[in-house]
RNA sequence: GCCCAUGUAGCCCAACGGAAGAGGCGUCCGGUUCAGGGCCGGAAGGUUGGGGGUUCGAAUCCCUCCAUGGGCACCA
Numbered sequence: 001g002c003c004c005a006u007g008u009a010g011c012c013c014a015a016c017g018g019a020a021g022a023g024g025c026g027u028c029c030g031g032u033u034c035a036g037g038g039c040c041g042g043a044a045g046g047u048u049g050g051g052g053g054u055u056c057g058a059a060u061c062c063c064u065c066c067a068u069g070g071g072c073a074c075c076a
Base pairs, nucleotide, nucleotide: 001072002071003070004069005068006067007066010025011024012023013021018056027043028042029041030040031039032038049065050064051063052062053061
């Protein structure tokens, strides 16, 4: 340099054109406990990597840039 994959809540991730949260961890609040842990109940938390486009409607499709991972090439 070229090609491919991935980017969604603090973390792991689902949703594959039709209401952004199906799950798990964590955090906070309450219950239980003398207290803590564990367990039970509840809650908060989002520019879906940035920008632009298509569409009635975009996490999803297209363009571009960025980041991470992998493959290939080059290294006189």